[in-house]
């Protein structure tokens, strides 16, 4: 260089072009207990006081509407030169 696969929350990992984050793990509260593991039950993306605004590698485009479809560019991870 050329080809293929990926990049999503604190972490794994899902998500047909239509609520962004199921679903599992951590964390935080609570219940149980003499205490604690376990197990159960609620919360959990940033910013705000709210209302609201952003947010899926970074730019941009298509769309009524993009994680997702299209160009370039960054990084990973395989294979050929």
């Nucleotide at each position: 260089g050329c080809c293929g696969g990926g990049g999503u929350g604190g972490c794994g990992g899902a998500a047909u072009g239509g609520u962004a984050u199921a679903c599992g793990c951590g964390a935080c509260g609570g219940a149980u207990u003499c205490a604690a593991a376990a197990c159960c039950c609620g919360u959990u993306g940033u910013c705000g006081c709210a209302a609201g605004a952003c947010a899926u590698g970074u730019g941009g485009g298509u769309c009524c509407a993009a994680g997702u479809c299209c160009c370039a560019c960054c990084c990973c991870c395989g294979g050929c030169a």
Predicted 3D model of an 81-nucleotide RNA (transfer RNA) from a Candidatus Kaiserbacteria bacterium. The coordinates come from a structure-prediction model, not an experiment, and the mean pLDDT is 82. Its Rfam family is "tRNA".